[in-house]
Bacterial RNase P class A, 289 nucleotides, folded computationally.
RNA sequence: UAGGCAGGCUGUCUUAUUGCUCUUUAAUAAGAGAGGAAAGUCCGGACACCAUAGAGCAGUAUAGCGGGUAAUACCCGUCAUUCAUUUUGAAUAGGACUAGUGCAACAGAAAGUAUGUACAGUUAGGCUGUAGUGAAAUCGGUAAACUCUAUACGGUGCAACGCCAAGUAGGAUUACUUUUGAAUUGCUCGUUCAAUGUAAUUGGGUAGGCGGCUAGAAUUCCUCAGCAAUGUGGAAUCAAGAUAAAUGAUAAGACUAGACAGAAUCCGGCUUAUAGGCCUGCCUUUUUU
Numbered sequence: 001u002a003g004g005c006a007g008g009c010u011g012u013c014u015u016a017u018u019g020c021u022c023u024u025u026a027a028u029a030a031g032a033g034a035g036g037a038a039a040g041u042c043c044g045g046a047c048a049c050c051a052u053a054g055a056g057c058a059g060u061a062u063a064g065c066g067g068g069u070a071a072u073a074c075c076c077g078u079c080a081u082u083c084a085u086u087u088u089g090a091a092u093a094g095g096a097c098u099a100g101u102g103c104a105a106c107a108g109a110a111a112g113u114a115u116g117u118a119c120a121g122u123u124a125g126g127c128u129g130u131a132g133u134g135a136a137a138u139c140g141g142u143a144a145a146c147u148c149u150a151u152a153c154g155g156u157g158c159a160a161c162g163c164c165a166a167g168u169a170g171g172a173u174u175a176c177u178u179u180u181g182a183a184u185u186g187c188u189c190g191u192u193c194a195a196u197g198u199a200a201u202u203g204g205g206u207a208g209g210c211g212g213c214u215a216g217a218a219u220u221c222c223u224c225a226g227c228a229a230u231g232u233g234g235a236a237u238c239a240a241g242a243u244a245a246a247u248g249a250u251a252a253g254a255c256u257a258g259a260c261a262g263a264a265u266c267c268g269g270c271u272u273a274u275a276g277g278c279c280u281g282c283c284u285u286u287u288u289u
Base pairs, nucleotide, nucleotide: 002284003283004282005281006280007279008278009277010276012254013253014252015251016250017249018248020033021032022031023030035260039271040270042269043268044267045266046265047157048156049155050154054189055188056187057186059153060152061151062150063149064078065077066076067075068074079094080092081091082090083089095148096147100146101145102142103141117131118130119129120128121127122126161211162210163209164208171202172201173200174199175198176197180194181193182192183191218237219236220235221234222233224231225230
């Protein structure tokens, strides 16, 4: 200098006027206000209720080895296999075929204990090797074939759940205390509750408000340990809580360019989409010193 591989950051900004939501104030003022994926709903949880615990079977999921994490099918390291290849690198549905069952067209004598023909070695018999066909010819291949092994797993979900108010018909029928009924994903056992009760069916009324609702397995920086993921310790900070759904509009300017695209209980991941700009590391190559 040119090309390549991997990783990361950003993803409009400034000023003025004005509009919307929340917090705060007696009021004015003041402060804050949609992402790296908010998407997909594919995983793992926190939390809430069933509920006062459970056991077995079935079923589902995962799969080299070691480590990390609250946990995972996630992340890190390493091995193996495959791909690419000058080289960095990329991918993986990675346990077991002597527990058993199954599958392999055509060709071939024969497709999993069967063995014909020819040749060679050896020989009492037999045994061994080579050649033909085929992807594969005798104690092989195949498990995103059934299966086996090891490990793990209760369910439902913020439209969870709790409280208040209003209103109607807190109505009617059926079953139920030796037992029966109901609850606990499916089945069985077990456990618990139940007569002013529990459950099912049916009928009528209401569907409004408040909480949950954002201070967290939180973020950033430094130190130490570690190859790393990550963890110990210290300091600082508080960044949306709408509810038919707020974060917009106008004007001027800047820039190299405005893509994919809008929270709805929250957090940690994975996958998918992404104009443009910038940074770091590594590999190869050119030139100069």